A computed fold for a 72-nucleotide RNA from Candidatus Nealsonbacteria bacterium RIFOXYB1_FULL_40_15, annotated as transfer RNA. Lineage of the source: Bacteria > Bacteria candidate phyla > Candidatus Nealsoniibacteriota. Rfam family: tRNA. It is annotated as a transfer RNA. The same sequence occurs in records of 2 taxa. The RNAcentral record of the sequence draws on ENA.
RNA sequence: GCCGAGAUAGCUCAAUGGCAGAGCAACGGUAUCGUAAACCGUAGGUUGCGAGUUCGACUCUCGCUCUCGGCU
Numbered sequence: 001g002c003c004g005a006g007a008u009a010g011c012u013c014a015a016u017g018g019c020a021g022a023g024c025a026a027c028g029g030u031a032u033c034g035u036a037a038a039c040c041g042u043a044g045g046u047u048g049c050g051a052g053u054u055c056g057a058c059u060c061u062c063g064c065u066c067u068c069g070g071c072u
Stems, first nucleotide, its partner, number of pairs: 001071007010024004018055001026042005048064005
């Protein structure tokens, strides 16, 4: 230099162009003599950045940044 994959909650990951979600973690509560497990609930997101298409974009298009893999 070229090709491919990826970037979404603190972590691991979902989401056919139509309300952004799950598990774990965190916090509060129930229960227990007490702790943990268990059960109930709460909070947490400029979906990497910038533009475009669209009535509507995590999703499609373009550029950029970063990570991983391959080729030379």